[in-house]
């Protein structure tokens, strides 16, 4: 970079610098934003993948810390290809709702 696995409707903001976007790409939609976007530091917090300790016979299963990363607006803010189920109008088809699913982030592994 790339496979693999695993999670993603829960949860946490302030100050300083900056000066206009910003929500991953595309597109439509919605939203935030000069009561100051983004990025950059600082501190605080939330978690609880690794990782330490403890309890167990255990590589089960739990519980504490929080060194490593991760995160702190809207579900990954929402919808999209494609299959599957269920519905409604309807020969065609179209349109709704789930569910996989496909992309995208995080962790961990291996290459």
């Nucleotide at each position: 970079a790339a496979u693999u696995u695993a999670u993603a409707c829960a949860g946490a903001a302030g100050a300083g610098u900056g000066g206009a976007g910003a929500g991953a790409u595309u597109a439509g939609g919605c939203u935030c934003u000069g009561u100051g976007a983004a990025g950059c530091u600082c501190u605080g917090a939330c978690a609880a993948c690794c990782u330490g300790c403890c309890c167990g016979c255990a590589c089960a299963g739990g519980g504490c810390a929080a060194g490593g990363u991760g995160c702190c607006a809207a579900u990954a803010c929402c919808u999209a290809a494609a299959u599957c189920a269920g519905g409604a109008a309807a020969a065609a088809u179209u349109c709704c709702u789930g569910a996989u699913g496909a992309u995208u982030a995080u962790a961990a592994a291996u290459u």
Molecule: SAM riboswitch aptamer (S box leader)
Organism: Bacteroidales bacterium